A computed fold for a 72-nucleotide RNA from Tetrahymena thermophila SB210, annotated as transfer RNA. The sequence is in RNAcentral, with records from Ensembl Protists and Rfam. Its Rfam family is "tRNA". Its family is annotated with triplet codon-amino acid adaptor activity in the Gene Ontology. From the family's description: Transfer RNA (tRNA) molecules are approximately 80 nucleotides in length. Taxonomically the source falls in Tetrahymena thermophila (Eukaryota, Oligohymenophorea, Tetrahymenina, Tetrahymena). Model confidence (mean pLDDT): 82 of 100.
[in-house]
RNA sequence: GGGGUGAUGGCUCAAUGGUAGAGCAUCUGACUACGGAUCAGAAGGUUGCAGGUUCGAGUCCUGCUCAUCUCG
Numbered sequence: 001g002g003g004g005u006g007a008u009g010g011c012u013c014a015a016u017g018g019u020a021g022a023g024c025a026u027c028u029g030a031c032u033a034c035g036g037a038u039c040a041g042a043a044g045g046u047u048g049c050a051g052g053u054u055c056g057a058g059u060c061c062u063g064c065u066c067a068u069c070u071c072g
Base pairs, nucleotide, nucleotide: 001071002070003069004068005067006066007065010024011023012022013021018055026042027041028040029039030038048064049063050062051061052060
């Protein structure tokens, strides 16, 4: 330098172009002598950056950045 895959809450990952969710973690409450476990609830996301297409984009297109794999 060419090509592939990926980037989404603190972490690990979902999401047919139509309200961005789950598990763990965190916080609050219940339970408990206390804690753990369990149960209920809450908070937490400008979906890597910049554009384009579309009535509507995490998803499609273009460029860039980063990570990883591969070819030379």